A computed fold for a 100-nucleotide RNA from Desulfovibrio sp., annotated as TPP riboswitch aptamer (THI element).
Its Rfam family is "TPP riboswitch aptamer (THI element)". Rfam links the family to the GO term thiamine pyrophosphate binding.
Lineage of the source: Bacteria > Pseudomonadati > Desulfovibrionales > Desulfovibrionaceae > Desulfovibrio.
Of the family's consensus pairs, 95% are formed in the model.
The prediction has a mean pLDDT of 76.

């Protein structure tokens, strides 16, 4: 100096369902409290993800099972798409050069 792995920077990308209950609207719904599952269920400046890319999309008003109800669980999935940079730090392989 090259390569990979880990971790940092920094820049970016993504989801916020369901049920119950009160107000409140009735042209449109909005808020607030609680309970499921989860890393997260709208502001938390949090969580997860970033090409080794199931973070998240689409197929999906899909199929099974489950449940008070729901992407809850599994499939679908060796489908399709999807957001990067680093002369930062460990560490490691390989080449070359200097010394011994």
């Nucleotide at each position: 100096c090259u390569u990979g792995u880990c971790c940092g920077g920094u820049u970016g990308g993504g989801g916020u369902g369901u049920c119950c209950c009160g107000c409140u609207c009735a042209u449109c719904u909005g808020c607030g409290g609680g309970g499921c599952u989860g890393a997260g269920a709208g502001c938390a400046a949090a969580c997860c993800c970033a090409u080794c890319g199931a973070a998240c999309c689409u197929g999906c008003u899909c199929c099974a099972g489950u449940u008070c109800a729901c992407a809850c669980u599994g499939g679908c999935g060796a489908a399709g798409g999807g957001a990067a940079c680093u002369c930062g730090g460990a560490u490691u392989c390989u080449u070359g050069u200097a010394g011994g």